[in-house]
């Protein structure tokens, strides 16, 4: 100097004029206006506050509020899935282990179980779960061809025998080599064999046992052994752990009003005790209901059900911001984070406030200019040359993503430009 990885900050500033919203104080209005009521509303001056790192997505977890359901067990459903820790909690975060990518800094993993069971592995290929021979390699019986030697005769590319080479039908052996495929029944090498094969051996790998280190996931070492029981679970499934529901349109209070309405049906009205002439009333049992289901216990409640007609309510205040809070510093911890001390209060609307204009500056983009800075050379003093890097001048509807609505911890997505730190690789110089 170039490239990369990880982390952090910022993302316009200042002044002026006018304007918006909340709170506090002072003064005025308060026999005012709106409204059925509850309740709401004003003017002037002064002081103070006023969007985000994601406010977005609504994907997780909570705080908080309410709910006739509560306790125990089980099932369903949903979620998580290596180990240890942090946290209010989490599917988040931190630190490790294992696997993968990268030269590296670093990055990624939906990371328990395939020997509980079921399913799937298309096509190609001989063969894809308990398999298999396409090409090939080796051997054997037979049948040809060529060459050589010997013998015989009818002297001929004749016949017979032997040897060598090579071919081929069939039979047998083989899974080392080649092919197919995402994947082929361990890998590499040596020996051995007719040719091969864990057939044997060495190393790796796999299974079992032991030792050492570690809280642990795991790592290292040693011994024995058959030389294999493929893959796939973001397929069903099994295992371990966790899980009420609804949500600020939750809810609380105030005010006003109405109709706990009417008509027509269907079904049910079990058992016991007591009162009563009866109708009926009270208690207990049974039965039904009680926001996934079942069982037990407790508690509460009680006739069930269909069709049609019809009434009231959209008002106001609170909830609404002091928090698992921010900042600074010290201690503990590798860290996430926790604790101590100090300090600060940092939006609160209710159709939804923070805006408009002007000036200067800042950042960015583009253009011009050799005037200044910068670089080179020489007479060391002024001229020459180079360069648009910096200064200078001009222009730019250039300055990202984007706005709270109960709050907080995360995750995910979007983001023009600018700045900082640490680390890795490369080049050059010393």
């Nucleotide at each position: 100097c170039c490239a990369g990885a990880c982390g952090g900050c910022u993302g316009g500033a200042u002044g002026g004029u006018c304007g918006c919203u909340c709170c506090c104080g002072u003064g005025c209005a308060a026999u005012g206006g709106g409204g059925a009521a509850a309740c709401c509303c004003g003017c002037a001056c002064g002081g103070g506050g006023g969007a985000g790192g994601a406010a977005a997505g609504u994907c997780c977890g909570g705080g908080c509020u309410c709910c006739a359901c509560g306790g125990a067990a089980g099932u369903a459903c949903g979620g998580u899935g290596c180990c240890g820790g942090a946290u209010a909690a989490c599917g988040u975060c931190c630190g490790g282990c294992g696997g993968g990518g990268g030269u590296g800094a670093c990055c990624c993993c939906a990371g328990g179980g395939a020997a509980a069971g079921u399913g799937c592995c298309a096509c190609a290929g001989a063969g894809a779960g308990c398999a298999g021979a396409c090409c090939g390699c080796c051997g054997g019986c037979g049948c040809g061809u060529u060459g050589g030697a010997a013998u015989c005769c009818u002297u001929g590319c004749g016949a017979u025998u032997c040897c060598a080479a090579g071919g081929u039908u069939c039979c047998g052996g083989u899974a080392a080599g080649g092919g197919u495929g995402a994947a082929a029944g361990g890998g590499u090498g040596c020996g051995g064999u007719a040719a091969g094969a864990g057939c044997g051996c060495a190393c790796c790998g796999c299974g079992c046992c032991c030792c050492u280190g570690g809280c642990g996931a795991c790592a290292g070492g040693g011994g024995c052994g058959g030389c294999a029981u493929g893959g796939u679970a973001a397929a069903c499934c099994c295992c371990a752990c966790c899980g009420g529901g609804a949500g600020c349109a939750a809810a609380a209070c105030c005010g006003a009003a109405u109709a706990g309405g009417g008509a027509c049906g269907g079904c049910a009205g079990g058992g016991g005790c007591g009162g009563g002439c009866a109708a009926c009333c009270g208690c207990c049992c049974a039965g039904g209901c009680g926001c996934a289901c079942u069982u037990c216990c407790g508690c509460g409640u009680c006739g069930c059900u269909g069709u049609c007609c019809g009434g009231g309510u959209g008002g106001g205040u609170u909830g609404c911001g002091u928090g698992a809070g921010g900042c600074g510093u010290c201690c503990g911890g590798c860290a996430a984070c926790g604790g101590g001390c100090g300090u600060c209060c940092c939006a609160g609307a209710g159709g939804a406030a923070u805006g408009a204009c002007c000036a200067u500056c800042c950042c960015c983009c583009g253009a011009a200019u050799a005037c200044c800075a910068u670089c080179c050379a020489c007479a060391c003093g002024u001229g020459g040359g180079a360069u648009a890097u910096g200064g200078u001048u001009c222009g730019g509807u250039g300055g990202a993503c984007a706005g709270a609505a109960c709050c907080c911890g995360g995750c995910u997505u979007a983001c023009a430009g600018g700045c900082c730190g640490u680390c890795u690789g490369g080049c050059a110089c010393u």
Molecule: Bacterial RNase P class A
Organism: Niveispirillum sp. SYP-B3756